[in-house]
A computed fold for a 107-nucleotide RNA, annotated as SAM riboswitch aptamer (S box leader). Model confidence (mean pLDDT): 80 of 100. Its Rfam family is "SAM riboswitch aptamer (S box leader)". About the family: The SAM riboswitch is found upstream of a number of genes which code for proteins involved in methionine or cysteine biosynthesis in Gram-positive bacteria.
RNA sequence: CUCUUAUACAGAGCGACGGAGGGACUGGCCCUAAGAAGUCGCGGCAACCUUCAAUUUUUAUUGAAAGGUGCCAAAUCCUGCAAAGCAUAUGCUUUGGUAGAUGAGAG
Numbered sequence: 001c002u003c004u005u006a007u008a009c010a011g012a013g014c015g016a017c018g019g020a021g022g023g024a025c026u027g028g029c030c031c032u033a034a035g036a037a038g039u040c041g042c043g044g045c046a047a048c049c050u051u052c053a054a055u056u057u058u059u060a061u062u063g064a065a066a067g068g069u070g071c072c073a074a075a076u077c078c079u080g081c082a083a084a085g086c087a088u089a090u091g092c093u094u095u096g097g098u099a100g101a102u103g104a105g106a107g
Stems, first nucleotide, its partner, number of pairs: 001107007013042005021031003025080001027078002043072003048068002051064005076099001081096006
């Protein structure tokens, strides 16, 4: 980097350095000198993998821990493509999909 697969309306931030951007991309809408990105320290959340225990439908359910990862503004911030319903001056709702993210596995 590519492929397969699972998940997402929940949760969790302070400090130091730094000094203008950031929220993947589009269009929106936001965050930001009352300090963006990034790096570091400490802290926290969660439970994909792993481990342990209980139950049991025998591979699933529940709980614990925090070893491997991940994450700590806003639903993946909303959105994009298609269909259906409603409304009507171009919008609302629902479902599915695409894209992106993370884990696990494969090349």
The sequence was found by an Rfam model in a public genome assembly.